Context: one part of a larger RNA
RNA sequence: CUGGGCGUAAAGGGUGCGUAGGCGGGUCUUUAAGUCAGGGGUGAAAUCCUGGAGCUCAACUCCAGAACUGCCUUUGAUACUGAGGAUCUUGAGUCCGGGAGAGGUGAGUGGAACUGCGAGUGUAGAGGUGAAAUUCGUAGAUAUUCGCAAGAACACCAGUGGCGAAGGCGGCUCACUGGCCCGGUACUGACGCUGAGGUGCGAAAGCGCGGGGAGCAAACAGGAUUAGAUACCCUGGUAGUCCACGCCGUAAACGAUGGAUGCUAGAUGUUUCCGGUAUUGACCCCGGAGGUGUCGUAGCUAACGCGUUAAGCAUCCCGCCUGGGGAGUACGGCCGCAAGGCUAAAACUC
Numbered sequence: 001c002u003g004g005g006c007g008u009a010a011a012g013g014g015u016g017c018g019u020a021g022g023c024g025g026g027u028c029u030u031u032a033a034g035u036c037a038g039g040g041g042u043g044a045a046a047u048c049c050u051g052g053a054g055c056u057c058a059a060c061u062c063c064a065g066a067a068c069u070g071c072c073u074u075u076g077a078u079a080c081u082g083a084g085g086a087u088c089u090u091g092a093g094u095c096c097g098g099g100a101g102a103g104g105u106g107a108g109u110g111g112a113a114c115u116g117c118g119a120g121u122g123u124a125g126a127g128g129u130g131a132a133a134u135u136c137g138u139a140g141a142u143a144u145u146c147g148c149a150a151g152a153a154c155a156c157c158a159g160u161g162g163c164g165a166a167g168g169c170g171g172c173u174c175a176c177u178g179g180c181c182c183g184g185u186a187c188u189g190a191c192g193c194u195g196a197g198g199u200g201c202g203a204a205a206g207c208g209c210g211g212g213g214a215g216c217a218a219a220c221a222g223g224a225u226u227a228g229a230u231a232c233c234c235u236g237g238u239a240g241u242c243c244a245c246g247c248c249g250u251a252a253a254c255g256a257u258g259g260a261u262g263c264u265a266g267a268u269g270u271u272u273c274c275g276g277u278a279u280u281g282a283c284c285c286c287g288g289a290g291g292u293g294u295c296g297u298a299g300c301u302a303a304c305g306c307g308u309u310a311a312g313c314a315u316c317c318c319g320c321c322u323g324g325g326g327a328g329u330a331c332g333g334c335c336g337c338a339a340g341g342c343u344a345a346a347a348c349u350c
Base pairs, nucleotide, nucleotide: 003322004321005320006319007304008303012318014201015200016199017198021194022193023192025088026087027086028085029084030083031082033081034080035077036076037075038074039073040072041071042070049065050064051063052062053061054060091191092188093187094186095184096183097182098181099180103177104176105175106174107173108172109171110154115149116148117147118146119145120144121143125136126135162169163168206247207246208245210243211242215241216240220236221235222234223233258317259316260315261314262313263312266295267294268293269292270291271290272289273288274287275286276285299306300305323350324349325348332343333342334341335340
C1' cells in the first nucleotide's frame, strides 16, 4: 500500500462548535469537464510476450509481429457525476400555540444534624474495641435542658424518574439564560451530513494568590494487633475538602459500543406531550409522537450476547488497530509555575 477489523481478543478521539476537504433530496433545461464510442497523431531503441532463424544445445544474438494498458487532438453520445439556469417541498431552518425538567449563572433564604462556646440540672465515669489501650473526666466530663456561633451538606419526596454534548446536575425563592418535546402547517426553499487542523468545555486529585475551616481526613504522632505491621482496628491530626480568581487537561472521562440518514416482527413497563372515547374533574381504555427500561423475531456474533435506543441491512464522513515485553518509555518538539501532559520510536528479547 492492498486488505481485514475496532462491546469483551489490538483498536471509537473525554465531549461540543467549526475551517479546509469529502459526501449530499425531487423535477425541467443548457453545457459537455469527468464518463463512453469512433477517427487521427504520438507512445525512440533495447527489455517483456508470440512466431521464426543463427552459434552442436542453452544462456546469448538476429528477423518479423504483437504490445507499449499512456498522452495529445478531433467527431459524436448524454444515462450517471460535475458546472450554469429555472422550479418544488419531503431534508434543514423560521414562525404561531402549548409542555416537562436536579440544564447553566448570580443573589437571597430555611430546617435537621455534627462541632465549639455560655448557662442550668447532675455525679463518676465516659469513650472506644474482637478484647484493650492511647484519649477525655472531680479544675465536674459523658448524659440532659436552654441560648449563642460557625462551616459544610441538603434526610423523607427519590423512581433501570428527569435534564445536559460530555464532565456532570438534587432543600426553598427570585432574577437572567441555553437546549428539548408536542400540536398547527403560515414562511424560507437543499440553506444539509461529517469534520484533518483549529478552538471552547472538561470529574477527582494537584498547583498559584487571597479568604474560610464545622465535620471528614492523605501525611504525621500515639495505642493496639503481629514473628514483624512503615497496614487493616482505635485515639488524635495537618494539607486538602469549601469560596473567589487563575492554571492543570487527565480517568474503568464506560454503553469499555464515534456522528448522520434510511430500511427491517412483535410484547411489556415507565416518563413528557397530543388526539379520540369517557367523565362534574383528575382516572380507565384506544391511537400518534419524543425519551428511557425489560423481553424477544428475522438477522448478526468465536461465544457471551445484540436485537427499531442494533452489535441487523445499507450509504457518507471522521478517529483508531496491525504479536507480547521493552513503552505510552527515551530523544526531539509543543504546552505547563510545577507536578506533568500531548506527540512518539529503536536496540534488545520471547
Record summary
RNAcentral holds the full RNA, with entries from ENA and Greengenes. Small-subunit ribosomal RNA, central domain from an uncultured bacterium, 350 nucleotides, folded computationally.